[in-house]
Molecule: transfer RNA
Organism: Calditerrivibrio nitroreducens DSM 19672
RNA sequence: GCGGGUGUAGCUCAGUUGGUAGAGCGCGACCUUGCCAAGGUUGAGGUCACGGGUUCGAGUCCCGCCACCCGCU
Numbered sequence: 001g002c003g004g005g006u007g008u009a010g011c012u013c014a015g016u017u018g019g020u021a022g023a024g025c026g027c028g029a030c031c032u033u034g035c036c037a038a039g040g041u042u043g044a045g046g047u048c049a050c051g052g053g054u055u056c057g058a059g060u061c062c063c064g065c066c067a068c069c070c071g072c073u
Base pairs, nucleotide, nucleotide: 001072002071003070004069005068006067007066010025011024012023013022019056027043028042029041030040031039050064051063052062053061
């Protein structure tokens, strides 16, 4: 230098023809218990790496860019 992959909640990840962003774990509150743990209910938390474009509408399509991983030269 070239090709491919990944980037979404604090962490690990889903999101299947473009149509209101989700799960598990973690965190807060409450219930249960004499206490802890376990269990149950509920809540908070997201500029979808970043910048543009297309579209009535983009996590999803297109372009650029950055980081990391794999391969090639």